About this RNA: A computed fold for a 100-nucleotide RNA from Candidatus Brocadia pituitae, annotated as c-di-GMP-I riboswitch aptamer. The coordinates come from a structure-prediction model, not an experiment, and the mean pLDDT is 80.
RNA sequence: UUACGAUAAAGGCAAACCUUGAGCAAUCAGGGUGCGCAAAGUAAUGGGUCUUUAUAAGCGGUUUAAACCGCUUAUAAAAAAAGAUAGCCUUACUGCCGAA
Numbered sequence: 001u002u003a004c005g006a007u008a009a010a011g012g013c014a015a016a017c018c019u020u021g022a023g024c025a026a027u028c029a030g031g032g033u034g035c036g037c038a039a040a041g042u043a044a045u046g047g048g049u050c051u052u053u054a055u056a057a058g059c060g061g062u063u064u065a066a067a068c069c070g071c072u073u074a075u076a077a078a079a080a081a082a083g084a085u086a087g088c089c090u091u092a093c094u095g096c097c098g099a100a
Base pairs, nucleotide, nucleotide: 004098005097012037013036017032018031019030020029021028022027035087041093042092043091046089047088048085049084050083051082052081053080054075055074056073057072058071059070060069061068062067
């Protein structure tokens, strides 16, 4: 130095939940909290997973009515597009310590 990862040392991050805000949604950010994590640091490279986008009917609300919005059910597409996820895996870059 590389590989590797100790009931080691110094630290770090922060799941679910609560709360505030953003978004159609998945989800994200701030605060509290702490399930856990040797990269649970950064980055959407390749995958996986998740969200949104159609039609018809019914119910409710606004409405003179059309029209609009929300929810439920059925059918179609079974692909495509856009987005999310790094605490799903892979890949890339960086990083504390030094036992076996």